[in-house]
RNA sequence: GUAAAUAUAGUUUAACCAAAAAUGUCAGAUUGUGAUUCUGAAGACAAGGGUUAAAACCCCUUUAUUCACC
Numbered sequence: 001g002u003a004a005a006u007a008u009a010g011u012u013u014a015a016c017c018a019a020a021a022a023u024g025u026c027a028g029a030u031u032g033u034g035a036u037u038c039u040g041a042a043g044a045c046a047a048g049g050g051u052u053a054a055a056a057c058c059c060c061u062u063u064a065u066u067c068a069c070c
Base pairs, nucleotide, nucleotide: 001069002068004066005065006064007063010023011022012021013020025041026040027039028038029037046062047061048060049059050058
């Protein structure tokens, strides 16, 4: 240089153009204390454009990572 793949909560994974869970964190209850258990809360679509009534998803560009060829 060429051609691909991946990017979603702190972490690990889902998702039919309509964001879901587990775990973790915080608060409360339970307990003589802690663990366990129960309840609740906060928390995310790599970035920028486009198509669409509506995009994590479709199209383009860029960024980062990985791999193959040269």
A computed fold for a 70-nucleotide RNA from Dionda episcopa, annotated as transfer RNA.
Rfam family: tRNA. About the family: Transfer RNA (tRNA) molecules are approximately 80 nucleotides in length.